[in-house]
Context: one part of a larger RNA
């Protein structure tokens, strides 16, 4: 000098864009953060509608109420499907089961894309529900009924798939609503969303190898599943991954082993570069989810807001037994020099579910707080010598503050008040026209036109007008390094100090004042890096 996720002191007008627990991976009150599908299913607790019966008021129409009815819209709980393996957080562990780069072959892959083939016919249950029981609760037990895209056989199953001794053997499926045609109906056909088997792709995931990746030798030897082979098991898959047998190997001064420290990278800071330091925010990978262990389900987990066991801690309890996990977003206590709101919205982007409408989304988009940083703007402009007053200095003549102020003339950015006012909106819905599919002027889908609509931010950005210099400057320094000097006080005291050093009666070095210098909504100090 440059830099920082900074902190502290003094000060503080505005805006834009960023950024904000670096410490206790300490403990957490409360709310929210993962649901969705009735176009898979039986149903009907609640809501609305219809219908039936009935009551009250009324001449009546009708209004209000009660009961019944799943009949319709829909839907709590339940069965079932998909998603809760993404997204979000943190960096404890890890010095290599990691990361980076370059390769490899023995693998798996839901949803998606493309191709081939198929979807025939049956069965038995279990929830919900009803009945009964236990428990303080969490919850749980027994009996009975029932549906499905839940579950299980049978059939078919190729030049495809799996196994194979190559002869052969084995193994699938599910329907749903909607539109049209036919039909009295059941239903059949077409279209659509699904389903089964299989081949390929895309994207994703697993494994292996080489090289690179901090400090310590006051750590020199380490290793028995250890190193290699055979066989078997296991896995999606190669492999001591595991087991049995056999051999005695394997690593190490080019640092094994042990100990310490640490998530890695793209990058970031600095530097002319080489290099050094670093890994906040953003992006990729990894690891973790109270601590330790384990598997289940599943295409995918050994699973942050799933399960089981053990432990510590907290809470409830009728003392028998139970419940919990913010390193999600806010927020609280604690620790600390130190780090924000228990905010708004799904309008956009993206994600999950759904045919869709739509629902969910503390991802995200916004707003709030903090000069934490960067950038921009303002705090007026011109004129003005009687060089006013006051202050300070003085050799008492004057000098300086100083065109500075006042005065005069002007301007109005930002701020205030009033008015106008976007873009971010693409879509979705309805109607019509045309194309594709189709037997079809149904439907589905694409394009265009028209119509009524969808914005948290927010009456925000921006624009116009009005008044008025009005509402807006500090901080550090002035002995040398280093730009900037005098007076007073103090008297080796009080104090200063980055280094040299100042202070013991004339201190440009302490303290105050006047003046000056440098930066400026900041300025200094401290810490840290080059």
């Nucleotide at each position: 000098g440059a830099u920082u996720g900074a902190a502290c002191g003094c000060u503080g007008g505005c805006g834009g864009c960023a950024u904000g627990c670096c410490u206790a991976a300490c403990a957490c009150a409360u709310g929210c953060a993962a649901g969705u599908c009735g176009a898979a299913c039986g149903g009907c607790a609640g809501c609305a509608u219809g219908c039936a019966u009935u009551g009250u008021a009324g001449c009546a129409a009708u209004a209000c109420g009660a009961u019944g009815u799943g009949a319709u819209g829909g839907c709590g709980a339940g069965u079932g499907g998909c998603g809760g393996a993404c997204g979000g957080g943190u960096g404890a562990g890890u010095a290599a089961u990691a990361c980076g780069u370059a390769g490899g072959g023995a693998u798996c892959u839901g949803c998606c894309u493309u191709g081939a083939a198929g979807a025939g016919g049956g069965g038995g249950a279990c929830a919900a529900c009803c009945c009964g029981g236990g428990g303080a609760a969490a919850c749980u037990c027994g009996g009975g009924c029932u549906a499905a895209u839940a579950c299980c056989g049978c059939a078919u199953g190729a030049u495809a798939c799996u196994c194979u001794c190559a002869g052969g053997a084995g193994g699938a499926a599910a329907g749903g609503g909607u539109u049209g045609g036919c039909g009295c109906a059941a239903g059949c056909c077409a279209g659509u969303c699904g389903c089964u088997u299989u081949a390929a792709g895309a994207g994703g995931a697993a494994c292996c190898u080489a090289c690179g990746u901090c400090c310590g030798a006051u750590u020199a030897g380490c290793u028995a599943g250890u190193u290699a082979g055979u066989a078997a098991g296991g896995u999606a898959a190669a492999g001591g991954c595991u087991u049995a047998c056999c051999a005695a190997g394997g690593c190490a001064g080019a640092g094994a082993u042990c100990g310490g420290u640490a998530g890695c990278u793209g990058g970031u800071c600095u530097g002319a570069g080489a290099g050094g330091a670093u890994g906040a925010c953003c992006a990729g990978c990894c690891a973790c989810a109270c601590u330790g262990g384990g598997a289940c389900u599943g295409a995918g987990a050994c699973a942050c807001g799933g399960c089981c066991c053990a432990g510590a801690c907290u809470c409830c309890u009728a003392c028998g037994g139970g419940a919990g996990g913010c390193a999600g977003c806010a927020g609280u206590g604690g620790g600390g020099a130190a780090u924000a709101u228990u905010g708004g919205a799904c309008a956009a982007u993206g994600g999950g579910g759904g045919c869709a409408a739509c629902c969910c989304u503390g991802a995200u988009c916004c707003a709030g707080c903090g000069a934490u940083g960067c950038c921009g703007c303002g705090u007026g402009u011109g004129u003005g010598a009687a060089g006013a007053a006051g202050g300070c200095c003085u050799u008492c003549g004057g000098g300086u503050u100083g065109u500075a102020a006042a005065g005069c003339a002007c301007u109005u950015u930002a701020g205030u008040u009033g008015g106008g006012g976007a873009a971010g909106a693409a879509g979705g819905c309805g109607u019509g026209u045309g194309g594709u599919u189709g037997a079809a002027u149904a439907g589905a889908u694409c394009a265009c036109a028209c119509g009524a609509u969808u914005g948290a931010c927010g009456g925000u950005a921006c624009c116009c007008a009005a008044a008025g210099a009005a509402u807006a400057a500090g901080c550090a320094c002035c002995g040398g390094c280093u730009a900037a000097c005098u007076c007073u006080g103090u008297g080796c005291c009080a104090g200063c100090a980055g280094c040299c050093g100042c202070g013991g009666u004339a201190a440009u070095a302490c303290a105050g004042a006047g003046g000056g210098u440098g930066c400026a909504a900041g300025c200094g100090u401290u810490a840290a890096u080059c």